[in-house]
Context: one part of a larger RNA
RNA sequence: GAGUAACGAUAAUGCGGGUGAAAAACCCGCACGCCGGAAGACCAAGGGUUCCUAUCCCAUGUUAAUCAGGGUAGGGUAAGUCGACCCCUAAGGCGAGGCCGAAAGGCGUAGUCGAUGGGAAACGGAUUAAUAUUUCCGUACUUGGUAUAAUUGCGAUGGGGGGACGGAGCAGGCUAAGCAAGCAUGGCGUUGGUAGUCCAUGUGAAAGUGAGUAGGCUAGCGACUUAGGUAAAUCCGGGUUGCUGUUAGGCUGAGACACGAGACGAGUCACUAAGGUGAUGAAGUUGCUGAUGCCAUACUUCCAGGAAAAGCCUCUAAGCUUCAGAUUAUACCGAAUCGUACCCCAAACCGACACAGGUGGUCAGGUAGAGAAUACUAAGGCGCUU
Numbered sequence: 001g002a003g004u005a006a007c008g009a010u011a012a013u014g015c016g017g018g019u020g021a022a023a024a025a026c027c028c029g030c031a032c033g034c035c036g037g038a039a040g041a042c043c044a045a046g047g048g049u050u051c052c053u054a055u056c057c058c059a060u061g062u063u064a065a066u067c068a069g070g071g072u073a074g075g076g077u078a079a080g081u082c083g084a085c086c087c088c089u090a091a092g093g094c095g096a097g098g099c100c101g102a103a104a105g106g107c108g109u110a111g112u113c114g115a116u117g118g119g120a121a122a123c124g125g126a127u128u129a130a131u132a133u134u135u136c137c138g139u140a141c142u143u144g145g146u147a148u149a150a151u152u153g154c155g156a157u158g159g160g161g162g163g164a165c166g167g168a169g170c171a172g173g174c175u176a177a178g179c180a181a182g183c184a185u186g187g188c189g190u191u192g193g194u195a196g197u198c199c200a201u202g203u204g205a206a207a208g209u210g211a212g213u214a215g216g217c218u219a220g221c222g223a224c225u226u227a228g229g230u231a232a233a234u235c236c237g238g239g240u241u242g243c244u245g246u247u248a249g250g251c252u253g254a255g256a257c258a259c260g261a262g263a264c265g266a267g268u269c270a271c272u273a274a275g276g277u278g279a280u281g282a283a284g285u286u287g288c289u290g291a292u293g294c295c296a297u298a299c300u301u302c303c304a305g306g307a308a309a310a311g312c313c314u315c316u317a318a319g320c321u322u323c324a325g326a327u328u329a330u331a332c333c334g335a336a337u338c339g340u341a342c343c344c345c346a347a348a349c350c351g352a353c354a355c356a357g358g359u360g361g362u363c364a365g366g367u368a369g370a371g372a373a374u375a376c377u378a379a380g381g382c383g384c385u386u
Base pairs, nucleotide, nucleotide: 013031014030015029016028017027018026032383033382034381035380040363041362042361043360046343047342050341051075052074053073054072055071056070060068061067080141081140082339083338084337086119087118088117092113093112094111098107099106100105122139123138124137125136126135142335143334144333145332146331147330148329149328150327151326152325153320154319158315159314160313161312166302167301168300169299172295173294174293177289178288179287180286181285182203183202184201185200186199187198188196208259209258210257215252216251217250218249219244220243221242222241223240224239225238226237228236229235264284267280268279269278270277271276303306349358350357365377366376367375368374
């Protein structure tokens, strides 16, 4: 220079009360304003205690601070079913032997790792200051072991099936959700109405079990035979034939329906440390619209022809066949370990900052609208720390 520029989006504040030494900024209340395909809610990654409570105000906070993602102390993360671990493989890595190479080492078989993919099973309500598909209540489901009973050809690292898959596009059946009416509870207002064709709120229910619908796919069952499936096979494939037959049968399959369902529930009453706690508890129906969700990895169509392996089903080989093993039912026992707080389009992640930047996925109310545009708004969240 200068007490100058600046104090980081022009979404916006005002008033009353409280606390306090002190209040524009903290807390409570009433208005106003802003977002609402987000500036709301939930995850992954990343962070790592930032979560909750008490207390404090040196420093941090672009100002003050009684406040805080700041200091100090205490508390908080509960799982057979969520995710990981686990089983399986992809690209790719490593790689016994092996091949190659002055050395170091390179490649690679068997194998062994490796998810961003495949593989068993849980929902609803309640509860904490802070966790919940984890606690509690209720109702389920899966898988393994042991025992008992009954029945019995069981058996794999091998064979077969299956798992098992592209792009685009149409129509249909549904549901979520919404709207309206009805119903229930509460209200009854100084101007037209105001006991009604009025206003406000509520009208919501899962997994599972049962039966198997709209729809999709497919002829089905049996006998005989067989250069294939590295051996075998009753399995798969090929062939011959009999019966039934163009709808039955089989496989699949949303939704609806019944149970689950004595819960929940607006409100009312009582108490209150004003934060809540306890008791009680009405209606809980119908119609319309209707998804980008489900049926559906379906169907139609196109050429560029669209993972693998295991779990699973089945077949036999060696072997075993009083055992062992297998199937079914019942009972009992088990299901370890790790993650789980909180932020997550952000003041907590990546940007040296409480930085107008960047950051994958899910949810998607109402009025108008073709619409996830746009405007206003609900739930919810904020007014961007002078």
This is a predicted structure of a 386-nucleotide part of an RNA (large-subunit ribosomal RNA, domain III) from Pseudoalteromonas prydzensis. The sequence was found in a public genome assembly. Its Rfam family is "Bacterial large subunit ribosomal RNA". Taxonomically the source falls in Pseudoalteromonas (Bacteria, Pseudomonadota, Gammaproteobacteria, Pseudoalteromonadaceae).